This is a predicted structure of a 361-nucleotide RNA (Bacterial RNase P class A) from a Dehalococcoidia bacterium.

[in-house]
C1' cells in the first nucleotide's frame, strides 16, 4: 500500500423570524363548593430511532379461568454458565468450509412404521459389461458353474488403503485407519487419550415416531373511575336424558340461536422512576454480578416535536486566472403500555483489533 475477517460509532451543524406540544412558577379574567378548574399573557425547562420497522420469541403489567387424577395440544433440542425469562448472550465440545483471521451445523435410525422417483442387474440386494473355468462348435458363437476386485447407472451400491492368497476374486487372511462394544485415565459435562475385542449391510426424523426439559387464556382497542341516558318482566325455537369448562372420570356452572325495540360515539386515569442510563472500584476468561457516586432524558389522542431564510459541512458534474465560481443532490426511515432479544432496510463516513499478499528499512 492492497485485499479481507470480527466488532463499535456518526449519519448533518449554526443563527434569525413565525408556529405546535408537555411540565413547573407568576399574573389577569371567568366558573364554582375558599380550594380547585379553564382561556389568555409571561418566565424557565423538555420534545422520534439505531432500527421507532417486522409482530418472530421472552417477560413485566391488567383481567379471566383454576380442581383432583389421567391423557392430549404446543414449544425447545450438543455441554456448562449468564439472565426476570427466552428460540437470546458468553465460554467450551464434535463435524464441516476457508491459506488464514474466522464462519456454518448440532438429541435418537440398535423401539417401531413409512419413503428413496427416474436410471440401474439390484436401493435390506436377483449380475448388464467384464474376469476365471468346463463342455460343444472349430471362422463365429452357444450352454453350465464360480465371482463382485475393474467398468457402467445413480444423490447414495456389501467401509477404505496396501500386502498375501486364489482358477479368477472377496475381511478370505493380515497390517493400519474407520465403525460398534468393554475397560482405564482426565474433565462438572459434551467429550478426549490409551488399551482390549468383534469382521462389521445405506440414507431420510423442518417424515410419522421415541427421549429429555418447558408450557392456562386473552391482551393497553388490557383494565378502571366519573358523567349522561334508557325500555327490555318483549316475542319465537331448542333445552336439564340438555348446553358449557381441550378429551375421559370425578367435580362445578346454567344455557344457545333468531326476530322486534331502546341507550351509549363524552371526560379522566392507566401514561412513564424503569429487571432505566452514565462514570468508577471489586469479582469473573467472558456473558454478567456487586458496591459507591452522578442523572431524570417525549407522552400525543385524527394524533404534537414543524415551516421559512441565510451561511457552513459532505457527495457528484462543469468551468477555472488554481484564488475559486455555478448547478444538482444529501441514506433507511416517525413513538402510541414498557422492557430484553432476533430478523430485515440503510447514500456517505469514522474508529479498534486481527489475517493474507506486496514493497522498503
Nucleotide at each position: 500500500c492492497a485485499a479481507g475477517u470480527a466488532g463499535a460509532c456518526c449519519g448533518g451543524g449554526u443563527g434569525g423570524c413565525c408556529g405546535c406540544u408537555c411540565c413547573g412558577g407568576u399574573g389577569c379574567c371567568g366558573g364554582c363548593u375558599u380550594g380547585u378548574c379553564g382561556u389568555c399573557a409571561u418566565c424557565g425547562g423538555g420534545g422520534a430511532g439505531g432500527a421507532a420497522a417486522g409482530u418472530c420469541c421472552g417477560a413485566g403489567c391488567u383481567c379471566c379461568a383454576c380442581c383432583g387424577g389421567g391423557c392430549a395440544g404446543g414449544g425447545u433440542g450438543c455441554u456448562g454458565g449468564g439472565u426476570a425469562a427466552c428460540a437470546c448472550c458468553c465460554a467450551g465440545g464434535a463435524g464441516g468450509g476457508g491459506c488464514g483471521a474466522c464462519c456454518c451445523u448440532c438429541g435418537g435410525a440398535a423401539a417401531g412404521u413409512g419413503c428413496c422417483a427416474c436410471a440401474g442387474a439390484a436401493a435390506c440386494a436377483c449380475a448388464c459389461c467384464g474376469c476365471c473355468u468346463c463342455g460343444a462348435u472349430u471362422u463365429u458363437u452357444c450352454g453350465g458353474g464360480g465371482u463382485a476386485a475393474g467398468g457402467g447407472u445413480g444423490a447414495a451400491a456389501u467401509g477404505g488403503u496396501g500386502a498375501g492368497g486364489u482358477a479368477a476374486g472377496a475381511g478370505c487372511u493380515c497390517a493400519c485407519c474407520g465403525c460398534g462394544c468393554c475397560g482405564a485415565u482426565g474433565g462438572u459435562g459434551a467429550c478426549a487419550u490409551c488399551g482390549g475385542u468383534g469382521g462389521c449391510g445405506g440414507g431420510u426424523a423442518a417424515a410419522c415416531c421415541c427421549c429429555a426439559c418447558c408450557u392456562g387464556g386473552a391482551g393497553c382497542a388490557a383494565g378502571g373511575c366519573c358523567g349522561a341516558a334508557u325500555a327490555g318482566a318483549a316475542g319465537g325455537a331448542c333445552u336439564a336424558u340438555a348446553g358449557g369448562c381441550g378429551c375421559c372420570c370425578g367435580g362445578c356452572c346454567u344455557g344457545u340461536c333468531c326476530u322486534c325495540g331502546g341507550g351509549u360515539a363524552g371526560g379522566c386515569c392507566g401514561c412513564a422512576u424503569g429487571a432505566c442510563c452514565c462514570c468508577g472500584g471489586c469479582g469473573g476468561u467472558a456473558a454478567c454480578g456487586u458496591c459507591g457516586g452522578g442523572g431524570c432524558u417525549a407522552g400525543a389522542u385524527a394524533g404534537a416535536u414543524g415551516g421559512u431564510c441565510a451561511c457552513c459541512a459532505c457527495u457528484c458534474c462543469g468551468a477555472u486566472u488554481c484564488g475559486u465560481c455555478g448547478g444538482a443532490g444529501c441514506a433507511c426511515a416517525g413513538a402510541a403500555c414498557u422492557c430484553g432479544g432476533c430478523u430485515u432496510a440503510c447514500a456517505g463516513g469514522u474508529c479498534u483489533a486481527c489475517u493474507u499478499g506486496g514493497u522498503c528499512g

The organism belongs to Dehalococcoidia, within Bacteria. It was read from a public genome assembly, where an Rfam model found it.